[in-house]
Description
Transfer RNA from a Minisyncoccota bacterium, 71 nucleotides, folded computationally. NCBI's taxonomy places the organism under Bacteria, Bacillati, Minisyncoccota. RNAcentral records the identical sequence in 2 taxa. The prediction has a mean pLDDT of 82. Its Rfam family is "tRNA". Rfam describes the family as follows. Transfer RNA (tRNA) molecules are approximately 80 nucleotides in length.
RNA sequence: UGCCGGGUCGUCUAGUGGUAGGACGUCGCGCUCUGGACGCGAAAACUGGGGUUCGAGUCCCUGCCCGGCAG
Numbered sequence: 001u002g003c004c005g006g007g008u009c010g011u012c013u014a015g016u017g018g019u020a021g022g023a024c025g026u027c028g029c030g031c032u033c034u035g036g037a038c039g040c041g042a043a044a045a046c047u048g049g050g051g052u053u054c055g056a057g058u059c060c061c062u063g064c065c066c067g068g069c070a071g
Base pairs, nucleotide, nucleotide: 001070002069003068004067005066006065007064010024011023012022013021018054026042027041028040029039030038047063048062049061050060051059
C1' cells in the first nucleotide's frame, strides 16, 4: 500500500429496513440476626460524517480504530 473481516449498555453477546434484547456486573427493594444465594424492579449501548428511504444498528459512499492475508 492492496484485499477481506470486524466495531452494539461497564464486559460479553443477539438483532428479516419498523418499540435496540439477553447474560454477567452496578444500583434499589424484598427475603435474612448479618452477608451470600434467591426473588422483584431500575439505570445503562448502536465508531465519526454524508447519502438512500415514510422509516437505517441493518442498505450505499467516505473517514477512524482493531484483526487476518498478500506485497